Predicted 3D model of a 73-nucleotide RNA (c-di-GMP-I riboswitch aptamer) from Cellulomonas aerilata. The coordinates come from a structure-prediction model, not an experiment, and the mean pLDDT is 91.
[in-house]
RNA sequence: ACGACAAGGGCAAACCUGCCGCGAGGCAGGGACGCAAAGCCAUGGGACCCACGCGGUCCGCCAGGCUACCGAA
Numbered sequence: 001a002c003g004a005c006a007a008g009g010g011c012a013a014a015c016c017u018g019c020c021g022c023g024a025g026g027c028a029g030g031g032a033c034g035c036a037a038a039g040c041c042a043u044g045g046g047a048c049c050c051a052c053g054c055g056g057u058c059c060g061c062c063a064g065g066c067u068a069c070c071g072a073a
Base pairs, nucleotide, nucleotide: 002071003070010035011034015030016029017028018027019026020025033060039066040065041064043063044062045061046058047057048056049055
């Protein structure tokens, strides 16, 4: 670099419940559609919200950066 119908594991969409937030959304529990970085970072693009600000949300949209388990071809 690559990613098996490998091994051991991991994460957890929708939806439901509770709490927080004006909101996008977040956190916890349940739950699994999926994921080989669905681990982390809002750096570029993009989408979204707003009380329109030197504002905010989303990395499970794409790119980029950093880090990482296992191991056939």
The sequence is in RNAcentral, with records from Rfam.